The prediction has a mean pLDDT of 82.
This is a predicted structure of a 582-nucleotide part of an RNA (large-subunit ribosomal RNA, domain V) from Diaphorina citri.
The RNAcentral record of the full RNA draws on Rfam.
Lineage of the source: Eukaryota > Panarthropoda > Arthropoda > Sternorrhyncha > Diaphorina.
Context: one part of a larger RNA
RNA sequence: UCUACGGCUAGACGGAAAGACCCCGUGAACCUUUACUAUAACCUCACAUUGAAUAUUGGUGAUUUUUGUGUAGGAUAGCUGGGAGAUGUUGAUAUUUAAACGCCAGUUUAAAAGUAAUCGUUCUUGAAAUACCAGUCUAAAAUUAUUGAUAUUCUAAUUUAUUUUGUAAUCCAUUAUAUUAAAAGUGUGUGGCGGGUAGUUUGACUGGGGCGGUCUCCUCCUAAAAAGUAACGGAGGAGUACAAAGGUACCCUCAAUACGUUUGGAAAUCGUAUGUUGAGCAUAAGAGCAUAUGGGUGCUUAACUGUAAGAUAGACAUAUCAAACAGAUACGAAAGUAGGUUCUAGUGAUCCGAUAAUUCUGUAUGGAAAGGUUAUCGCUCAACGGAUAAAAGGUACUCCGGGGAUAACAGGCUAAUAUUGCCCAAGAGUUCAUAUCGACGGCAAUGUUUGGCACCUCGAUGUCGGCUCAUCACAUCCUGGAGCUGGAGUUGGUUCCAAGGGUAUGGCUGUUCGCCAUUUAAAGUGGUACGCGAGCUGGGUUUAGAACGUCGUGAGACAGUUCGGUCCCUAUCUACCGUAGA
Numbered sequence: 001u002c003u004a005c006g007g008c009u010a011g012a013c014g015g016a017a018a019g020a021c022c023c024c025g026u027g028a029a030c031c032u033u034u035a036c037u038a039u040a041a042c043c044u045c046a047c048a049u050u051g052a053a054u055a056u057u058g059g060u061g062a063u064u065u066u067u068g069u070g071u072a073g074g075a076u077a078g079c080u081g082g083g084a085g086a087u088g089u090u091g092a093u094a095u096u097u098a099a100a101c102g103c104c105a106g107u108u109u110a111a112a113a114g115u116a117a118u119c120g121u122u123c124u125u126g127a128a129a130u131a132c133c134a135g136u137c138u139a140a141a142a143u144u145a146u147u148g149a150u151a152u153u154c155u156a157a158u159u160u161a162u163u164u165u166g167u168a169a170u171c172c173a174u175u176a177u178a179u180u181a182a183a184a185g186u187g188u189g190u191g192g193c194g195g196g197u198a199g200u201u202u203g204a205c206u207g208g209g210g211c212g213g214u215c216u217c218c219u220c221c222u223a224a225a226a227a228g229u230a231a232c233g234g235a236g237g238a239g240u241a242c243a244a245a246g247g248u249a250c251c252c253u254c255a256a257u258a259c260g261u262u263u264g265g266a267a268a269u270c271g272u273a274u275g276u277u278g279a280g281c282a283u284a285a286g287a288g289c290a291u292a293u294g295g296g297u298g299c300u301u302a303a304c305u306g307u308a309a310g311a312u313a314g315a316c317a318u319a320u321c322a323a324a325c326a327g328a329u330a331c332g333a334a335a336g337u338a339g340g341u342u343c344u345a346g347u348g349a350u351c352c353g354a355u356a357a358u359u360c361u362g363u364a365u366g367g368a369a370a371g372g373u374u375a376u377c378g379c380u381c382a383a384c385g386g387a388u389a390a391a392a393g394g395u396a397c398u399c400c401g402g403g404g405a406u407a408a409c410a411g412g413c414u415a416a417u418a419u420u421g422c423c424c425a426a427g428a429g430u431u432c433a434u435a436u437c438g439a440c441g442g443c444a445a446u447g448u449u450u451g452g453c454a455c456c457u458c459g460a461u462g463u464c465g466g467c468u469c470a471u472c473a474c475a476u477c478c479u480g481g482a483g484c485u486g487g488a489g490u491u492g493g494u495u496c497c498a499a500g501g502g503u504a505u506g507g508c509u510g511u512u513c514g515c516c517a518u519u520u521a522a523a524g525u526g527g528u529a530c531g532c533g534a535g536c537u538g539g540g541u542u543u544a545g546a547a548c549g550u551c552g553u554g555a556g557a558c559a560g561u562u563c564g565g566u567c568c569c570u571a572u573c574u575a576c577c578g579u580a581g582a
Stems, first nucleotide, its partner, number of pairs: 001582007010574003014569002022403004027399002029395004035200005042192002045189005051154016068137001069105001078136005085119003095112007160178003165173002203215003212232001216238006239384001240282001241341002246300007254278001256274005280289002283346001285344003304327004310321004316385001329338003352378007360371002410457001411455001412453003416450001418446006427437002464539001465537003469531001470528005477502003480497006504518005545563004549558003
C1' cells in the first nucleotide's frame, strides 16, 4: 500500500415525510359575535275554516221631535227662501201640578180643572217673525236599519279524561259518559324578534408579518442647468373664500431708516430727506408683478349664450392654453378691454334617481304613461380610476397550494454595539503626567455580545441545558523565565516571553449564568453549526387535555404562571479503531 472480516458513528448540509413555525393566495374549513344579508322557530294583526241567542256599549245612514240668549230691543231672534194671514168647541188664552233643558231671565212637553179667544203684519236691527210652510247647520232624544267591540250562554267538528268490545295489549278501531268549544288548532298574507341555522365579507403599501403610519390634490428640495424621475427621503399646505377680493375708465406709489414735532411712549397721525422692491397682491410655498398683476375713485355685471382654427401634457380616461366668428352687453371721447379672481391646490368617472325646459319618439289612431335631448342637483364612493344599495373577528382542533421572492435556529457579509490593544496627556499619585490610575478626544484589531442585511437552505440544515468524548487558539488561571516598581524583607502591582502539563466537589435552580459551603498550585478566556440527539437524556422552550391571573361581549389570547404530554433509522461511501493475509 492492497484485500477480507469485526467494530465506531464525525461527515456524505445522511434516510424518512412537496415544513406543522413564518409569510403569501382577492385558497378552504370549522367556531364566535351588538360584522352584513337571509332564514326555521316564536310573537302580533287581518282574512278563511266560523255557526246561534241574549245583554251592554260604540260608529254610520234614515224617519220623527226638540235645540240655539253679544249690544240695542217687549225678549233665549241659528241660517236661507216663500209669505199676509195662521191656530182654536177634535177645547185657544189665562191658572195649578209635574218633568226636561237652562246663560236662573225663561223655553218646551204632559196632566188637571175650565170655556172663547190667541199670534202676526206697525217700533228697535246688518238680518223679521217658531203667525204659518219648506230646506238646512250646531247640539241632543226616541224609533228603525246596518256594522263593530265586550261579556255570558248554547251547539257541531275539535281537545282531554274515564269506559264497552275486538283482546292478552297504556297501540288502533269501536260503544257510552263527562269536559272543552266558535276559542284553540290549521292555512294565506303583514309587521316584529331571531348566531337556532345558512351563505359570505373582514383592503393594500410595508427593509418578514403584526402594532404604528400612509393611500386624492398643490408648492419646494432630493433631481445630476430641457421634460421626466424612486424611498416608511427632507419641509409645508388644500377639501375653501370673494357680489367684490369680478369688469372697465382714470388717478396714485410702497416697506424701512434718519431728523423734526403738544398730550405721544420703541411703535398712532403730520413734515423733510434717503429709499429698485426689502411692502403689498384672501390663503402654503415657489415663480411673477413698481409701465405695475400693488393702492384709490366713478360707472357697472363678460363670474355672458352658441362655436372654435391651432397647440401642450397624458397609456387611456381626461386636463390645460387659445387667436378668430355670430349674438347680446359693460366701461371708455376713442383706440380698445372684458368668456371671473397674479399663476400653480379648493376635488370624484359610470350607473341610478330628482327638478325645470323641450318645433324629439309616442307600439291601430287621439292623448297619456314611459323614454330621449338641454340645464341643474344628490357620493370624507377620502382605500379619493370609485368591486356591492348592503359586511367584523377566532383557530394551539386545523387543512390545501406555494415561497428560502419572506421571518424564527445556524452559516455568510457588515462591525453601529461589544471585547481587546494603541496614540495624545488635562489631572490623581505630598513633590513628579506615564510605579500605578487616567478625563476630553483620536486610531486600530478581533469576529466571542446585542444588532443590521435577507445571500444558501421552507419537495425540512432538529432548538436550550445536562451526560459522554473531545480538539484547537492564546488575549496565560497555575507551574517556568524576565523588565520596571511609589521593589527593605514577607506579600504584592504592572508589563514582556512561554500553550509542555494541569486547571474541584457539593447545596439551590430546567437552567447556561449566578449565589452559598468546603477545598485547591490553579479552580483561565474563547473557537469548533452558541463542538457533540443516524452517541444518550428530554428538566426548559414549542402542538393537542386542564386550571389560575389578566385581556376580550364572545370564539379565544398572553417572551404571564401551573400539572400532564410517543426522541425512528439493520451503516452503502469517506474518516477512524482492531485482527488476519498478501